[in-house]
Context: one part of a larger RNA
RNA sequence: CGUUAGAAGUUUGAGGGGUGCUACCAUUAGUACGAGAGGACCGUGGUGGACGAACCGCUAGUGUACCAGUUGUCCCGCCAGGGGCACCGCUGGGUAGCUAUGUUCGGAUGGGAUAAGCGCUGAAAGCAUCUAAGCACGAAGCCCACCUCAAGAUGAGACUUCUUUUAAGGGUCGUGGAAGACUACCACGUUGAUAGGCUACAGGUGUAAAGCCAGCAAUGGCAAAGCCGAGUAGUACUAAUUACCCGUAAAC
Numbered sequence: 001c002g003u004u005a006g007a008a009g010u011u012u013g014a015g016g017g018g019u020g021c022u023a024c025c026a027u028u029a030g031u032a033c034g035a036g037a038g039g040a041c042c043g044u045g046g047u048g049g050a051c052g053a054a055c056c057g058c059u060a061g062u063g064u065a066c067c068a069g070u071u072g073u074c075c076c077g078c079c080a081g082g083g084g085c086a087c088c089g090c091u092g093g094g095u096a097g098c099u100a101u102g103u104u105c106g107g108a109u110g111g112g113a114u115a116a117g118c119g120c121u122g123a124a125a126g127c128a129u130c131u132a133a134g135c136a137c138g139a140a141g142c143c144c145a146c147c148u149c150a151a152g153a154u155g156a157g158a159c160u161u162c163u164u165u166u167a168a169g170g171g172u173c174g175u176g177g178a179a180g181a182c183u184a185c186c187a188c189g190u191u192g193a194u195a196g197g198c199u200a201c202a203g204g205u206g207u208a209a210a211g212c213c214a215g216c217a218a219u220g221g222c223a224a225a226g227c228c229g230a231g232u233a234g235u236a237c238u239a240a241u242u243a244c245c246c247g248u249a250a251a252c
Base pairs, nucleotide, nucleotide: 001152005163006162007161008160009159010158011157015149016148017147018146021049022048023047024046025045026044027043033038051106052105053104054103055102059100060099061098062097066093067092068091069090070089071086072085073084074083075082076081110144111143112142117137119135120134169246170245171244172243173189174188175187176186177185194239195238196237197235198234199233200232201231203228204227205226211222212221213220214219
């Protein structure tokens, strides 16, 4: 821009894309078959491998604005206690998020038309013949079925609702997001829990400083402490103010 008034929501599916794998074990059954040796079809159940998707409760990793320990040096006048730098200084752990090595799930099943092939009926050709007329079966393959995109499908579809006037609706702007390069998308904007803060809890670290007590002292205790990023709730304390713009048509 179009879809022939403009909107909001819900959809149909023309047509695309994806998936499609496989081994072993048990049973049927030591049965059919076979002199024996050996040893099934068909069917049923189970365990795996590779591949793929989703997810983070478990396990494991990362986690450079979390916690602790610790070395050197400089600084906060000194002690104590801290801060900077040294690969995040090093070391031990680790929330959310993101992940796999972790967890769950998938290939199924069924139908249609067929290939090679197997047939029925059956003439030409009194027989025979799966074929010439006709009919029935038959593949991991084809078309559906399963997952997914999809009306620019210009063949532009359908349904429901709203708006008849500075309308319905949308945008700018702001607070943000398991959305994201930007844009877009989604939530919220005081009739408010959108983010921050605060409070509580979860969770991490591992028992802070100061003081007192014990000990000659190192150290230990009072103390499940203290600190704490992203988590879950609650709470208007802070910031989402005010406002502006587009839209306002056609047919009859």